Predicted 3D model of a 110-nucleotide RNA (SAM riboswitch aptamer (S box leader)) from Marinoscillum sp.

[in-house]
RNA sequence: GAUUUAUAAAGAAGCGCGGAGAGACAGGCUCAAUGAAACGCUAGCAACCUAAAAGCUUUUUAAAGGUGCUAAGUCCUGAUUCAGGUAAUGAAACCUGGAGAAUAUGAAUU
Repeated sequence: GAUUUAUAAAGAAGCGCGGAGAGACAGGCUCAAUGAAACGCUAGCAACCUAAAAGCUUUUUAAAGGUGCUAAGUCCUGAUUCAGGUAAUGAAACCUGGAGAAUAUGAAUU
């Protein structure tokens, strides 16, 4: 990097270093010299892997270890599609919601 699968409206920040970018991509919007990214330390959140118990394929509890995460709903919208609404002869268009796509993270495989 690829495939499969689960989850994504909750939760949780300080310091050092650094010195201009960051929020995946596009558009928007936002954050940033009252200090961005990257890196380090400490703290925390969560509970995927993990441990224990019950149970029988799910539930409860724990947090030592492996990941992850700690602005904004995955910051918002974004292929395609379904339902409802506005309008209309019908379609296109627009609005709302769902599925889905994309993305992120875990686990397994390669």
Overview: The sequence was found by an Rfam model in a public genome assembly. It matches the Rfam family "SAM riboswitch aptamer (S box leader)". Rfam describes the family as follows. The SAM riboswitch is found upstream of a number of genes which code for proteins involved in methionine or cysteine biosynthesis in Gram-positive bacteria. The prediction has a mean pLDDT of 81.